[in-house]
Molecule: SAM riboswitch aptamer (S box leader)
Organism: Halobacillus sp. A5
RNA sequence: AAUUUAUAAAGAGUGGACGAGAGAACUGGCUCAGUGACUCCACGGCAACCUGCUUCAUGCAAGGUGCCCCAACCAGCCCUAGCGAAACGCUUUGGACUAAUGAAUG
Numbered sequence: 001a002a003u004u005u006a007u008a009a010a011g012a013g014u015g016g017a018c019g020a021g022a023g024a025a026c027u028g029g030c031u032c033a034g035u036g037a038c039u040c041c042a043c044g045g046c047a048a049c050c051u052g053c054u055u056c057a058u059g060c061a062a063g064g065u066g067c068c069c070c071a072a073c074c075a076g077c078c079c080u081a082g083c084g085a086a087a088c089g090c091u092u093u094g095g096a097c098u099a100a101u102g103a104a105u106g
Base pairs, nucleotide, nucleotide: 002105003104004103005102006101007100013043014042015041016040017039021032022031023030026076027075028074029073044068045067046066048065049064050063051061052060053059072098077095078094081091082090083089
């Protein structure tokens, strides 16, 4: 790399460097961005999973990963319900696919 599995509308910033796009891919929107985004570094923080403790809880810790603008930014495929004359319309319920992160195998 790959396979399996779990999770996700909560949470969490400053300083410096760089200098143009970024938000996974495709499409349509939308948001952030020279008042410096994105990425990297330092310090700080959060607590999703593993780990440890424990009064075994929606608890504590912060050791290993991870994370710290916007719901995984929203939607696209199927389903539920409502509005509507109808729609490939608007809203809504649940799922699938895909991506991401943890853990196990490898």